A computed fold for a 137-nucleotide RNA from Agromyces archimandritae, annotated as FMN riboswitch aptamer (RFN element).
The model forms 97% of the base pairs in the Rfam consensus.
Its mean pLDDT, the model's own confidence on a scale to 100, is 80.
[in-house]
RNA sequence: ACGUGCUCCGGGGUCGGUGUAAUUCCGAACCGGCGGUAACAGUCCGCGAGCCGCGAGCCGGGUGAGAACCCGCGCGAACGGUUGAUCCGGUGGAACUCCGGAACCGACGGUGAAAGUCCGGAUGGGAGGCGGCACGU
Repeated sequence: ACGUGCUCCGGGGUCGGUGUAAUUCCGAACCGGCGGUAACAGUCCGCGAGCCGCGAGCCGGGUGAGAACCCGCGCGAACGGUUGAUCCGGUGGAACUCCGGAACCGACGGUGAAAGUCCGGAUGGGAGGCGGCACGU
């Protein structure tokens, strides 16, 4: 240095109001994964998670001499689809990324009442970095 395995890798609800009931509504508050970029990005270009479809394969049960077939709110690789939101001014060689100002966005299921912030799938998955450990060349 390269390869393999393991490891690592997401933040945020507090006060007040209404109400039988809300961390879900209203007022104020708080948060921002990964790579890229002429310069630092939740809003640019992509990736990831989530959701939908398809489904190799697997698991469990059943039928059958066998080949095989049937069943399951079952698990599930790969692949396909879907997937939110920004402007103005300033500086500069260069910024939708910095500074100033004003905005906006946030999966699914649950809930005594509608959730980015509560609970759950999740002690899960994961882009990715090459940080840490081990082995090999």